Annotation
Predicted 3D model of a 342-nucleotide part of an RNA (large-subunit ribosomal RNA, domain IV) from a Patescibacteria group bacterium. The organism belongs to Bacteria candidate phyla, within Bacteria.
Context: one part of a larger RNA
RNA sequence: CCCUCUUUAAGGAACUCGGCAAAAAAGCAGGCGUAACUUAGGGAUAUGCCUCGCCAUCCGCAAGGAUGGCCGCAGCGAAAGACUUUCAAGCGACUGUUUAACAAAAACUUAGCUCUCUGCUAACCCGUAUGGGGAUGUAUAGGGAGUGAUGCCUGCCCAGUGCUCGUAGGUUACGAGGAGAGUUGACUCGGUGAAUUUAUUCAUCGGAGAGGUUUGAAUCUAAGCCCGAGUGAACGGCAGCGGUAACUAUAACCGUUCUAUGGUAGCGAAAUUCCUUGCCGGGUAAGUUCCGGCCCGCACGAACGGCAUAACGACUUGAAAACUGUCUCAAAGAGGGACUCG
Numbered sequence: 001c002c003c004u005c006u007u008u009a010a011g012g013a014a015c016u017c018g019g020c021a022a023a024a025a026a027g028c029a030g031g032c033g034u035a036a037c038u039u040a041g042g043g044a045u046a047u048g049c050c051u052c053g054c055c056a057u058c059c060g061c062a063a064g065g066a067u068g069g070c071c072g073c074a075g076c077g078a079a080a081g082a083c084u085u086u087c088a089a090g091c092g093a094c095u096g097u098u099u100a101a102c103a104a105a106a107a108c109u110u111a112g113c114u115c116u117c118u119g120c121u122a123a124c125c126c127g128u129a130u131g132g133g134g135a136u137g138u139a140u141a142g143g144g145a146g147u148g149a150u151g152c153c154u155g156c157c158c159a160g161u162g163c164u165c166g167u168a169g170g171u172u173a174c175g176a177g178g179a180g181a182g183u184u185g186a187c188u189c190g191g192u193g194a195a196u197u198u199a200u201u202c203a204u205c206g207g208a209g210a211g212g213u214u215u216g217a218a219u220c221u222a223a224g225c226c227c228g229a230g231u232g233a234a235c236g237g238c239a240g241c242g243g244u245a246a247c248u249a250u251a252a253c254c255g256u257u258c259u260a261u262g263g264u265a266g267c268g269a270a271a272u273u274c275c276u277u278g279c280c281g282g283g284u285a286a287g288u289u290c291c292g293g294c295c296c297g298c299a300c301g302a303a304c305g306g307c308a309u310a311a312c313g314a315c316u317u318g319a320a321a322a323c324u325g326u327c328u329c330a331a332a333g334a335g336g337g338a339c340u341c342g
Base pairs, nucleotide, nucleotide: 001337002336003335004334005333006332007331008330010328011327014326019323027052029051030050031049032048037042039149045082053070054069055068056067057066058065059064071075076081084321085320086319087318088317089316090315091313092312096108097107112147113146114145115144116143117142118141124133125132126131150308151307152306153305155238156237157236160235161234162231163230164229165228166227169226170225171224175220176219180215181214182213183212184211188207189206190205191204192203193202194201195200196199239257240256241255242254243253266300267297278294279293280292281291282290
C1' cells in the first nucleotide's frame, strides 16, 4: 500500500452527478390506535403509543384475565429474528417478460376497447404435392391490425392514397373473326422456236390457277384502369394577411387570399419550449433542478389515443425526518496479502 472487518471527540450530507456506500430503524408478540386519497376492496403492519419477569389472592374447564406485592440498570432480560419512514411530481394501470456475458426500463406483454376478414372443403398459415395446422373448433368461433385496466371522452376534413360498392359510357389481353396481301404452285390455256415417229415431244415467254404456307383490317370479347358513390379506432391532414372598442392595451367584431378542411374538448416552458435560468408564487440564508400558476404551443392534442386516476414499481425527479467516517479530517485496531527469510 491492497482486501475484508471493528471503533471513534465535536459536527451531521457541509461529500457527491446523485445519501453511492455505510449507519440507523426492524419481535409481522399482545393491547390501543391509525390520515389524505380511494375503483370502498384498499391505503395499512400507515404513521404512532403502551405492555411483557417473579409471587400471592380472586375469577375461569382451560387458554388466560383482574387486583395487590417483590427484585434489578435492564423482564420478547442472552443469541437469532422480513421491510427505514414521510411529503410531492412524472411515466407505465396492475402480476408478469426482456438485450445468456455493459441496458430490467417509461421498452414488450396484458385484461379491456375498436376496426376488418371468415358460412366451413372457412379465412389464414406450412408444404412442389398427397397432406397437415386452424379444429375433432363453427361468428359468444377463428385469423389479421391498432390501442392498452378503470373514469370522462374521442372534434373537423373523403381533395390525394388505400379499401368497399357500382356499372351507363371510354380504353383494354388471350381468343373468335376473316376483308385483303405476299409466297409457292400440280393440272390446264395462248404465243414463239426446235426436233421428228406428222400429231406428238421438248425448250422458252405470258395468262389463269386448285391446294399448301406466311401475314392480316373491320367486327365481337373479361377483370382492371378512366368514371360514380361511400369509408378515418383506413394511410393521413387539420392556414395566412390587414383593420377595428370613448386613456392605453387587447380584439368579442369586420374584410380579404388560398384550401379537402383550417386544431374542437382537454392539457400546456411539458420525457414535447429554440429564445430560456421565460414571468409570478412556494420551498432554501442562498434553488439552471423541483412544485403551483400564467400561455406568443420555435415544434401538445384526441385509440401513431387526449386528460385524470386509487393500488402497484430493484423505474425517474424534488423535498424532509431519523441516521451515520460520505464529508470537515483523519486516527487507532483485527485478520489475510504485499515485504523479508526459508